[in-house]
RNA sequence: GCCGGCGUAGCUCAACUGGCAGAGCACCCGCCUUGUAAGCGGGCGGUUACGGGUUCGAGUCCCGUCGCCGGCU
Numbered sequence: 001g002c003c004g005g006c007g008u009a010g011c012u013c014a015a016c017u018g019g020c021a022g023a024g025c026a027c028c029c030g031c032c033u034u035g036u037a038a039g040c041g042g043g044c045g046g047u048u049a050c051g052g053g054u055u056c057g058a059g060u061c062c063c064g065u066c067g068c069c070g071g072c073u
Stems, first nucleotide, its partner, number of pairs: 001072007010025004019056001027043005049065005
């Protein structure tokens, strides 16, 4: 330099053919326990990497930029 994949909550990841952004863990509160852990109930948490485009509607499709990973040279 060229090609491909990935980027969504603090972390690991979902989200179907474009139609209300979710789960687990973590964190906070409560229940339980002599106490802790475990368990149970509830709660908090999002500019879907960034900038544009298409569309009635974009995490999803298109273009560009950035970052990470892999391959080729």